[in-house]
RNA sequence: AGAGUUUGAUCCUGGCUCAGGAUGAACGCUAGCGACAGGCUUAACACAUGCAAGUCGAGGGGCAGCGGAGGUAAAGGCUUGCCUUUACCUGCCGGCGACCGGCGCACGGGUGAGUAACACGUAUGCAACCUGGCCGUCACAGGAGGAUAACCGGGAGAAAUUCCGCCUAAUACUCCAUAACACCGGAGGGAGACAUCUCCCACCGGUCAAAGGAAUUUAUUCCGGUGACGGAUGGGCAUGCGGCGCAUUAGCUAGUCGGCGGGGUAACGGCCCACCGAGGCGACGAUGCGUAGGGGUUCUGAGAGGAAGGUCCCCCACAUUGGAACUGAGACACGGUCCAAACUCCUACGGGAGGCAGCAGUGAGGAAUAUUGGUCAAUGGGCGGAAGCCUGAACCAGCCAAGUCGCGUGAGGGAAUAAGGCCCUAAGGGUCGUAAACCUCUUUUGCCGGGGAGCAAUGGUUCGCUUGCGAGCGGACAGGGAGAGUACCCGGAGAAAAAGCAUCGGCUAACUCCGUGCCAGCAGCCGCGGUAAUACGGAGGAUGCGAGCGUUAUCCGGAUUUAUUGGGUUUAAAGGGUGCGUAGGCGGACCAUCAAGUCAGCGGUCAAAAGUCGGGGCUCAACCCCGUGAAGCCGUUGAAACUGGCGGUCUGGAGUGAGCGAGAAGCAGGCGGAAUGCGUGGUGUAGCGGUGAAAUGCAUAGAUAUCACACAGAACACCGAUUGCGAAGGCAUCUCACGAAUCCGCAAUUGACGCUGAGGCACGAAAGCGUGGGGAUCAAACAGGAUUAGAUACCCUGGUAGUCCACGCUGUAAACGAUGAUGACUAACCGUCGGCGAUACACAGUCGGUGGCCAAGCGAAAGCGGUAAGUCAUCCACCUGGGGAGUACGUUCGCAAGAAUGAAACUCAAAGGAAUUGACGGGGGCCCGCACAAGCGGAGGAACAUGUGGUUUAAUUCGAUGAUACGCGAGGAACCUUACCCGGGCUCGAACGGCAGAUGAAUGUAGUAGAGAUAUUACAGUCUUCGGACAUCUGUCGAGGUGCUGCAUGGUUGUCGUCAGCUCGUGCUGUGAAGUGUCGGCUUAAGUGCCAUAACGAGCGCAACCUUUGCCGUUAGUUGCCGUCAGGUAAUGCUGGGGACUCUAGCGGGACUGCCGUUGACAAAACGGAGGAAGGUGGGGACGACGUCAAAUCAUCAUGCCCCUUAUGUCCUGGGCUACACACGUAAUACAAUGACGGUUAACAGAGGGAUGCAAUACUGUGAGGUGGAGCGAACCCCUAAACACCGUCCCAGUUCGGAUUGCAGGCUGCAACUCGCCUGCAUGAAGUCGGAAUCGCUAGUAAUCGCGGAUCAGCAUGCCGCGGUGAAUACGUUCCCGGGCCUUGCACUCACCGCC
Repeated sequence: AGAGUUUGAUCCUGGCUCAGGAUGAACGCUAGCGACAGGCUUAACACAUGCAAGUCGAGGGGCAGCGGAGGUAAAGGCUUGCCUUUACCUGCCGGCGACCGGCGCACGGGUGAGUAACACGUAUGCAACCUGGCCGUCACAGGAGGAUAACCGGGAGAAAUUCCGCCUAAUACUCCAUAACACCGGAGGGAGACAUCUCCCACCGGUCAAAGGAAUUUAUUCCGGUGACGGAUGGGCAUGCGGCGCAUUAGCUAGUCGGCGGGGUAACGGCCCACCGAGGCGACGAUGCGUAGGGGUUCUGAGAGGAAGGUCCCCCACAUUGGAACUGAGACACGGUCCAAACUCCUACGGGAGGCAGCAGUGAGGAAUAUUGGUCAAUGGGCGGAAGCCUGAACCAGCCAAGUCGCGUGAGGGAAUAAGGCCCUAAGGGUCGUAAACCUCUUUUGCCGGGGAGCAAUGGUUCGCUUGCGAGCGGACAGGGAGAGUACCCGGAGAAAAAGCAUCGGCUAACUCCGUGCCAGCAGCCGCGGUAAUACGGAGGAUGCGAGCGUUAUCCGGAUUUAUUGGGUUUAAAGGGUGCGUAGGCGGACCAUCAAGUCAGCGGUCAAAAGUCGGGGCUCAACCCCGUGAAGCCGUUGAAACUGGCGGUCUGGAGUGAGCGAGAAGCAGGCGGAAUGCGUGGUGUAGCGGUGAAAUGCAUAGAUAUCACACAGAACACCGAUUGCGAAGGCAUCUCACGAAUCCGCAAUUGACGCUGAGGCACGAAAGCGUGGGGAUCAAACAGGAUUAGAUACCCUGGUAGUCCACGCUGUAAACGAUGAUGACUAACCGUCGGCGAUACACAGUCGGUGGCCAAGCGAAAGCGGUAAGUCAUCCACCUGGGGAGUACGUUCGCAAGAAUGAAACUCAAAGGAAUUGACGGGGGCCCGCACAAGCGGAGGAACAUGUGGUUUAAUUCGAUGAUACGCGAGGAACCUUACCCGGGCUCGAACGGCAGAUGAAUGUAGUAGAGAUAUUACAGUCUUCGGACAUCUGUCGAGGUGCUGCAUGGUUGUCGUCAGCUCGUGCUGUGAAGUGUCGGCUUAAGUGCCAUAACGAGCGCAACCUUUGCCGUUAGUUGCCGUCAGGUAAUGCUGGGGACUCUAGCGGGACUGCCGUUGACAAAACGGAGGAAGGUGGGGACGACGUCAAAUCAUCAUGCCCCUUAUGUCCUGGGCUACACACGUAAUACAAUGACGGUUAACAGAGGGAUGCAAUACUGUGAGGUGGAGCGAACCCCUAAACACCGUCCCAGUUCGGAUUGCAGGCUGCAACUCGCCUGCAUGAAGUCGGAAUCGCUAGUAAUCGCGGAUCAGCAUGCCGCGGUGAAUACGUUCCCGGGCCUUGCACUCACCGCC
C1' cells in the first nucleotide's frame, strides 16, 4: 500500500466482499510450565445457610455466665490438718451477657434500574451558606432538681412482642447562677465596585453554657466538658460553555414569567403563599417521543474523525416497588423507622417475620462468567488512654488458555538417502528425509532429596539520650507471617514427562492421487460438483501460526462509500417549473478610530492512574516504580495587517432622469377575409364516400357535384426564418386604448442603495373539476364496419364529454439546454437580429442578443469550449447501489381526481453511463449468384425398383436425420458376409507372442454318430548336425470385444463456399477495448488492378504454376496410318515399301488487352474492330484461406477412460437384415403418332475390360443358352453400339400405347435359388390418357434424348462411376423471393433474433 466481483472485451460511475487491528467474549479441536492482569455483558429475576459494624467497664447502675479470693456445708483421700471434689453464700478482684449513656453506623463495599438533567465535564461566582471529629487562639466549668432502663413482682400472647406496679445511677435529662468577641433590637460615625447592600469602630438593652473520669508520687498528669473566633477538610447553591436520535414531534407554558410583601431553609430562589402585572420559551429546534448513567479514558485511524464507557480512579443515582419523615454535624439512610403494594416464610388463624445491586453460595435465565477457602501478618477504617476488639474493606490462596508476556518440548554428528507410505514420464526415478535408527553431549521446566528468604514497621518489658509539652531517637530481652516450607539456592536420576490447529481454485503463502458424479457436499466474494474435480470426502505432500489454532459475534480500518482535511449533480444517483422577496450568508474604493474575531507574552487551572519520552526494579519481558507534557477554559498585558463595529469621503457596482429605437411580450374592445358545417332556393342525376382492398354510412323523400343568399362557431394561409419578444409556462389576421419589460447613446442625478435567498407570496402547458354560457371543426368514452387465430388496437363510418368564453379550483409535464442565480477572467474564424459610429444597397470599430466551427483547458467518453461542461468567488437547491417505491402509514393542501412531504421489512450482486468488436433489423446504399424473371425438361398423380420413417417380429444388427440424412456407409445380405435372433458347443480360448513341462506326430484315406461344429475308430505316416525344429496337449503371463462415450481424442469428411475474404509486423491515433492499413473514387470473376491516402510493407486466400481438351510445328513410326511407287485379290494396307496424311506420345510454339479506334482522371480498365484454331479467365478438372455448425464418424483405422472375462469372447446349424395397414425421399418405365412395331442399310463412336478371363467362327435351340473352338496377357484378338436414315403397317383407341401382376415351360451361376437370385419362351395384359397445393434441375456441345463400358461380383444393377452419338430454347432486366459480399445506421442482442424480454 491494496485486491476480487457488472462486460465478448474496454473506460467510468457504483455497491457488495476480502486481506489488518481490537474484545469482560462464546463455540470446535488440542493442551507442558510460570509471571502479571481479568472473570453474570442475560433476569435492577427470586433467594436456603454462614459471615460482611461495632466498640468503650478509664461515663453508669449492676452481676446472668467465666476465672480468682474469702466464707459455710457435705463427701472422698488419708500423712488428722492438709489436699481434692461438689453445693451454697459474698461484686471483694479480674472481667462481663443484657441494660442506660457516648462515639461510630451518612465511611468502606455493591449495582447502573432511573436520569437528556446544572446529572456530568470544564471555567467562574456565593457581598446568599453549613461543616462532627482534627489544628490554632481566647475564656469558662458555681449550685440545684426530678425521672427512667436494667433488676424485682405481676399480667396478655402460639410467637413476635407487649402492658401494669415498685426501686435506682450516670459524661442521660431539667432548672438557677455567671458570661461576650456570639446572637437579637436600638441609635451614631467611617469605609467599600456604594445597587437590593456589605464591612469596621465605640455605646445601650435583651438572650443562651458546661461533666466528669483514670492513674498514682496527693498534687499533678492525661483523657474529656462548655462558649466564641480563625484554619483545614468535606459539602450546599448559582451561572457561561460542551457532549444524542427523530420535524412522519411545531408550537409549548397558569405558579406559567416578572414584581411587592410574607412564610420556610444552613443559605439564594415561585421553593411555598396572598396580591398586582402579562409575560416566558421556540427553526441558533421549544414541546413531545425514543434511547442512554457522565467523565478520566479504551479500540481503531497517517490524521481529521468513527466507535465504546468492562476492570482501575472521580462524580452522580439507586438499595424488592412507591411514598414519607425522624435522629443526627452530616441521611430523607443497602445490612434504621413508619405507611402502602407485590412476593416469600411462620402461625394455635387472632397475628407476625423478611429484603444478597455486601462476600461466598443456590435456583432461574442464558452461547456464557469462579470457592458456601485462609488471615487481620501488612495497608486502611471504627471504637478505646492503651493493650486490644471488630473489619468478606484489604492481603492471600483456590477454579478457568479467558487475555498479555516469558520459557520448554532438546543440541551436535549421522546416507545403505534402509524399510514403509505417497506420486510419476514406472527395469527406473522423486518425496516424507538427516527426518528416524545409531553415536556423542546438555538438563531449562517438570520429578526426587536438602537448605531456605524478603514482606516486620509497630506493639510489650527494660536501659540510655533528647525535649517546653505531646513525644522522638538508640540499645537489650521475650514475642510476632494468612500467604508458605512458597519464591529462591544446592544436589540427584534422566532425552527422559511435554504439539497441535487451520489452510492449500483466485483474492492468498501452499498440489498431486483415489472416491463421488448437479448426488453427497463446499462457500467470505467470485463461484465449485452433471465420469478424468489442485474448489466435495479421504490419503500423501506442502504452507501458515504455534500451547495454541480455527469459527462465530461486535467495533474501527481499508471506505475519498457523508468528502472540514477530502466527493459530486448535460447523459451514470443528483439543478427546485419560473419569478419576487423575509430571515440568514456573502459583499466596491479611500481615510480615521475601537479592539469583538485574530495574533503574541505572562499567570491560573487542566486530580491521580493511563498514553509519550527518559531512567530504574522483578534473571528478561509483560508488569511495577520515579521523573517529564499538550489542547481546552478563565484571567491579564500588548499588536492593529485582515474580518468586524462606529464615523467621514468617492463613483467604477446598482438605481433615477431626459433622448432615440426594435419586438407574435401582456391585458381589454372593435374590424376582416378564406375554409368548414348547417339552412333556404336554383341547376342536375345516380351514385357518393371511404380503403391496401372493402364494408358500415349517405343517396330517387333527389344525395355527391355546382350556383346564389343567409347564419353559426372556431382558427388566423402566404409573409415565416438556426427570426423576434417574454422570468418561465408561453406568444402570430388587422386596428385602437392602457400599462410593463428591454437595447443603445448622453453622463444630469442618488451615492454601495448590491448578490443570493431556507420558510413565504405570486405566476405556471395540456388534461381534469365546479357554476353559467357557447358548440362550427376535431374528438377520449361509446356504437357499427373491416383486419386478425383473437383485435376490448392500428384503418374506416358515426359520435358524447371536452376542445371556445366568463368566474373559481387544480399545481403537475421529457415544465429539457435533461445544464440554478450573480460577478470577474481566458486564442481565433464565419453568419444573423437591434442600436451607435453625421449622411450610406459600403464595412475594418463598438454595445446588447441569437447561431455555426474550433485553440488552450476540461471531461469516463460522447462532447463542452466568451451563451463553458474552462479558471475563480458568493449564495441557494439536490445526490449517496438496484428492486421494494415515489409505494405504505402519518400530516398538510384539494370539491374530487389527486398533489406535497415520504419510510421500513424483505430481496439481489449487481443496477447503470459512454464508447468498442461482432451478430441482427419486416433500416439505407452499392454489387453478385439458374436467386428471381425469360425458357426447356422433370418430380409431386399411376404401377414397379430402392432407401427411410412407422409398425410388426425371437431377430427384423448398427450408424446417417433441415439445408449439409433418406439408390447414404453398402462399388453389389441365398450360405459366407453378419455385427442381430433361436439352438448346440469351447474356456489359453477362432487368430498371435513369451516361458515351463509332456507327447510324437502333423497330415492323408476310409468309416461311425450328429443339423453341423465336434466326437470317435481303423490304416498309412516324420526330419535331426541329437542341441533341436515342427505339431498337438497341459499350466502360466499376455488375449479377445462391430461393448459405452464422436460431448475425452487423432485422422478423415460434409457445409457456409471457389464466397472474396481472413490476418500480421512496424508506424500513427485513442486512457482503453480497439482503430488505421482493409476506408473513399473508378474498375474487376476476384482485397483484380489503378488513383487517392498516417500509413508503409508482408502473410494465408484470388490468379498463375499442375492436368485434360481445342490449333500449329518438331522428333519418333508398331500392333497404328496409306498420298505417291510397285505387286496382288471376289474384296480388304492384303504384301513390298513409305513418314507425306490421320493417329499415337514426348518436346516446343500459340493468347499477352499484344495491335487499331473510341471512352476514361495523360491511370487501371471498358466498348468496338483487325488478325487468328482460339479473345479478353477459350472449355473442363484437381486445388477449398481464418473460421462456423461441441456438424458426421470409437462400426474403415488409431486411441484415453469405463465395462465384460465358462462371456458383451469364440465356433457351428437354421432363421433374420428381403416382414407390411401405412407415410416420405430418390430413381427407372410409361401414359404414346416428334410414336409403337416389322423390315432394309456390312450405317457411324468413344472410353474401358479381358487368363478360374474375353471369346471370333461353326453347329444347335423360337430364345435364354448349349457343344466344339481360331485368336488374344492385347493401338495386333475379343467384348462392340443405339438413337439416326430409308421402306412398310398402325390412325388416336386404354389402342399394334403401357407393361405390372399371374400361370405354365425352360436356361444359367452356385454345396444349396423354399424363405431369398438373374435370364428366356408362350400365355395373361393392372394402374396409367401428362398429374392438386406446392416444388426441382439446367445458360452450350449445356438441357433434353440415345446407347456403350467399368468397379463390386460365382450369380444378381432401373443404383453408382465413366464414355461417346444426336442436339435445342431463353436471359427484357434486378422491383420482388432465397443465399452471399462491401460501406453505413440503430440496438437493452454477444449462447449473438431459433436473441432478449